Molecule: transfer RNA
Organism: Methanobacteriota archaeon
RNA sequence: GGACCCGUAGCUUAGUCUGGUUAGAGCGCCGCGCUCAUAACGCGGUGGUCGCAGGUUCAAAUCCUGCUGGGUCCA
Numbered sequence: 001g002g003a004c005c006c007g008u009a010g011c012u013u014a015g016u017c018u019g020g021u022u023a024g025a026g027c028g029c030c031g032c033g034c035u036c037a038u039a040a041c042g043c044g045g046u047g048g049u050c051g052c053a054g055g056u057u058c059a060a061a062u063c064c065u066g067c068u069g070g071g072u073c074c075a
Stems, first nucleotide, its partner, number of pairs: 001074007010027004020058001028046006051067005
């Protein structure tokens, strides 16, 4: 220098291909219950510029372009 893959909640990630109502899950965190107490368990709550910018569209996490961070491979 070139090719490909990945970036969504604090962490791990689904959803992207095939655009469509309020973007989900597990763990975590907070409060309460239970307990002598802790853990576990139960109930409630807390959660997101969907990497950034632009474009297409009535509508974009999803399609297109550029950029950026990380990874793999080739030279």